Source information: A computed fold for a 463-nucleotide part of an RNA from a Candidatus Nomurabacteria bacterium, annotated as small-subunit ribosomal RNA, 3' major domain.
Context: one part of a larger RNA
RNA sequence: UGACGGGGACCCGCACAAGCGGUGGAUUAUGUUCUUUAAUUCGAUGCUAACCGAUAAACCUUACCAGGGCUUGACAUCUAGGGAAGGACUACGAAAGUAGUUUGUGCCUUUUUGGAACCCUAAGACAGGUGAUGCAUGGCCGUCGUCAGCUCGUGUCGUGAGAUGUUAGGUUAAGUCCUUCAACGAGCGCAACCCUUGUGAAUAGUUGUAUUUUUCUAUUCAAACUGCCCCGGUAACGGGGAGGAAGGAGGGGAUGAUGUCAGGUCAGUAUUUCCCUUACGUCCUGGGCUAGAAACGUAAUACAAUGGCAAGCAACAAUGCGUGGCGAAGUCGUGAGAUGAAGCUAACCGCACAAAACUUGUCCCAGUCCGGAUUGGAGGCUGAAACUCGCCUCCAUGAAGUCGGAAUCGCUAGUAAUCGCAGAUCAGCAAGCUGCGGUGAAUACGUUCCCGGGUCUUGUACA
Numbered sequence: 001u002g003a004c005g006g007g008g009a010c011c012c013g014c015a016c017a018a019g020c021g022g023u024g025g026a027u028u029a030u031g032u033u034c035u036u037u038a039a040u041u042c043g044a045u046g047c048u049a050a051c052c053g054a055u056a057a058a059c060c061u062u063a064c065c066a067g068g069g070c071u072u073g074a075c076a077u078c079u080a081g082g083g084a085a086g087g088a089c090u091a092c093g094a095a096a097g098u099a100g101u102u103u104g105u106g107c108c109u110u111u112u113u114g115g116a117a118c119c120c121u122a123a124g125a126c127a128g129g130u131g132a133u134g135c136a137u138g139g140c141c142g143u144c145g146u147c148a149g150c151u152c153g154u155g156u157c158g159u160g161a162g163a164u165g166u167u168a169g170g171u172u173a174a175g176u177c178c179u180u181c182a183a184c185g186a187g188c189g190c191a192a193c194c195c196u197u198g199u200g201a202a203u204a205g206u207u208g209u210a211u212u213u214u215u216c217u218a219u220u221c222a223a224a225c226u227g228c229c230c231c232g233g234u235a236a237c238g239g240g241g242a243g244g245a246a247g248g249a250g251g252g253g254a255u256g257a258u259g260u261c262a263g264g265u266c267a268g269u270a271u272u273u274c275c276c277u278u279a280c281g282u283c284c285u286g287g288g289c290u291a292g293a294a295a296c297g298u299a300a301u302a303c304a305a306u307g308g309c310a311a312g313c314a315a316c317a318a319u320g321c322g323u324g325g326c327g328a329a330g331u332c333g334u335g336a337g338a339u340g341a342a343g344c345u346a347a348c349c350g351c352a353c354a355a356a357a358c359u360u361g362u363c364c365c366a367g368u369c370c371g372g373a374u375u376g377g378a379g380g381c382u383g384a385a386a387c388u389c390g391c392c393u394c395c396a397u398g399a400a401g402u403c404g405g406a407a408u409c410g411c412u413a414g415u416a417a418u419c420g421c422a423g424a425u426c427a428g429c430a431a432g433c434u435g436c437g438g439u440g441a442a443u444a445c446g447u448u449c450c451c452g453g454g455u456c457u458u459g460u461a462c463a
Stems, first nucleotide, its partner, number of pairs: 001463002003460003007457007015447002019411005026301008034292002042053002064287007073126001077125002079122005086103007107115002128276002131274002137270001139265003142261001144259001149188006155164003168179003194253004199222007225247001228241005303404001307363006320351003325344002330339003370401001375396007417439007
């Protein structure tokens, strides 16, 4: 100087407390461990792994396994020789491919034994490796933490390591600012500049508004600064008030200092060293990644009456997406869906009827008109192909479950809770993810305690 303390002082945070809703019990989905397996590819493992890499494993993907093949190779450059490329056919084969038959003679050109693209053959330089090492690395990322810290120049003090500044008294969300001070200044962080949302104005409006004012869309500007008033204070600032759409950082986002964890990633890519080279490379078919005694994580659905069911009310959104696409009206089907083809390269047409809500009726506390797992049958869609292994519909079936032990998680306002909608991925497949809007609470006395963090101080046999 740090680090640590079941030392001290002060302060902060959904950290506790006050509340609301969950998890832990049930069934299912999904990930992980373990086990099994020919293979169940690999990585991630307290917080910081476990709907994570993966924003889509039937084939492909695919890295794994079994079997069948190839060896200058699936891919790149170079040399030599031959042939345009390409198309069609036969045999064998699960395919990859192997062995043959045939057709075709193009483009440029100095018309040649030339050239360009492409294909075949040969030999070797080489290719190739999702093989190992994240404890050799770059880059990127997580975390402490959006916590308020981390440093430097000159000066001064100290033999020196170092100290001072950065401490102290106040204040703040903040090393934010003020006052003081052997310090005076400065940098990276904080804040602001950026995006979005809330109010108004101007301008422009078609595809939006029946029409004017409006609404809406787009761009620009204004507005908020403790500016004004009162109180406290040296000041910084704090408390209250007015006006205002908005008040003291208005709400939200992006933005992550020096460093820590030899944190994660060699399987995104790059890359050191080592290893394989008729195989640890590469092509194909089939299988596996989807197994299941068991354990854990995260979700979905419920256990019901603030509810289920039936009918009515064309009740009321926002974000988005669409030409190899979205696909209307109409018709058929109980339905999934089929048919149909209008319109739309989209403020024009379509996806697209939002759902909860509201009104009326019924059920009357039951394992039920709750709950929907599981299973049987019949169908639909995508796709060469749904057996292993997709999604959906209808009929029947009708399991566990009556609110969950110890323990534990999220959330402070348009938030929690609850309701639906869209998108990415995508042929098909969403209970996951990323967004969008609808309805819309309760509680916070306070900082004794638990957890994490910051500043100062103290002890230390630790570095």

Lineage of the source: Bacteria > Bacteria candidate phyla > Candidatus Nomuraibacteriota.